[in-house]
RNA sequence: AGGGCGGUCGUUCAACGGUAGGACCGCGGUCUCCAAAACCGCUAAUGAGGGUUCGAUUCCUUCCCGCCCUG
Numbered sequence: 001a002g003g004g005c006g007g008u009c010g011u012u013c014a015a016c017g018g019u020a021g022g023a024c025c026g027c028g029g030u031c032u033c034c035a036a037a038a039c040c041g042c043u044a045a046u047g048a049g050g051g052u053u054c055g056a057u058u059c060c061u062u063c064c065c066g067c068c069c070u071g
Stems, first nucleotide, its partner, number of pairs: 001070007010024004018054001026042005047063005
């Protein structure tokens, strides 16, 4: 330099055009003499800019970051 893959709650994974969800963590509650476990609930996120679209995590494009391949 060229090519490929990826970037989503604190962590790890979903969602492939129509209000972004699960698990763990955290917080509150039920239970218990207390605690743990169990159960119920809550909080919290789309790497940045632009474009297409009635509507973008999703499609296009430029950049940033990480990993891999070629030279």
Molecule: transfer RNA
Organism: uncultured bacterium